[in-house]
RNA sequence: AGCGGGACGGAUCGUCGCUGCGGGCCGCAAGGCCCGGGGAGGAAAGUCCGGGCUCCACAGGGCAGGACGCUGGAUAACGUCCAGGAGGGGCGACCCUCGGACAGCGCCACAGAAAGCAAACCGCCGCGCAAGCGGUAAGGGUGAAACGGUGGAGUAAGAGACCACCAGAUGCCGCAGCGAUGCGGCAUGCUCGGCAUACCCCGUUCGGAGCAAGACCAAAUAGGGAAGGGGCCGGCCCGGCCAUACCUUCCGGGUAGGUUGCUUGAGGGCGCGGGCAACCGCGCUUCUAGAGGAAUGACGAUCGACGCGCUCAGCGCGUUACAAAACCCGGCUUACAGGCCCGCUCU
Repeated sequence: AGCGGGACGGAUCGUCGCUGCGGGCCGCAAGGCCCGGGGAGGAAAGUCCGGGCUCCACAGGGCAGGACGCUGGAUAACGUCCAGGAGGGGCGACCCUCGGACAGCGCCACAGAAAGCAAACCGCCGCGCAAGCGGUAAGGGUGAAACGGUGGAGUAAGAGACCACCAGAUGCCGCAGCGAUGCGGCAUGCUCGGCAUACCCCGUUCGGAGCAAGACCAAAUAGGGAAGGGGCCGGCCCGGCCAUACCUUCCGGGUAGGUUGCUUGAGGGCGCGGGCAACCGCGCUUCUAGAGGAAUGACGAUCGACGCGCUCAGCGCGUUACAAAACCCGGCUUACAGGCCCGCUCU
């Protein structure tokens, strides 16, 4: 000067105040008082993925649709994480990308002769008095890209048409590896670009809705009116299930208070063992918000960190980020004053 990772992000004391839980006392009750233990994050944000849980519901097959996409693992699962492979960037530590273009269809403006099976503008060669005809794709031009490279031999002039070497591609074989792949050998003149964040093809995978899910108690009126004969499973098909004093839809009227779900969980901490690691197993230990229009605070003092100044080992002034649980958890993404720790690279 960089690269990769990890955490902190205020502390203490005093006064007053809020709230959950446990215990006790007073009170008919509402409630009050005392003691004890707790009380907003690394992102609580975004709602981008994945689940736990609840209901549809007894819940199967297919089409359509969505997601992912190198290999092997971890995980409850994932589009996450770990370890590898190939291609690319960087002096390097490191970082980025990842199925298929010979299954099909399509696009590549302009320029250029020609940009998916092609092509002859200039040039070179042959014939011809000339106009022109024929051959050619090595040289030049256009372009982001023109259909391998160097040399030889050959030719009228040339050209992988032929030869040597090189590069690539394909096929076969051997070795290493679970594998992606890597290394080596042999053969073949095979040398025909890019785009799939174009449509598409291939492989794997996916029910839906969501805590305003649901369950219970209470209250309330008008089961009043109309339509249908079925209704349910996101759309469709098959299949299945429920029901006929039953079900569905629409209009209209009334009520809407409380309890629960609701915090013991794929939880945290420490130790040992396995594994390169992600992570897994075992043992011990621990309980750390649960509101319900919404508590987790206010004031004062002293310090801490940072910046500036001064009469400089002290003093003064200023600043102190992003931000606030709402069923819970695993990730990803975004925001962040200020300093800190670990490892590595270059000079």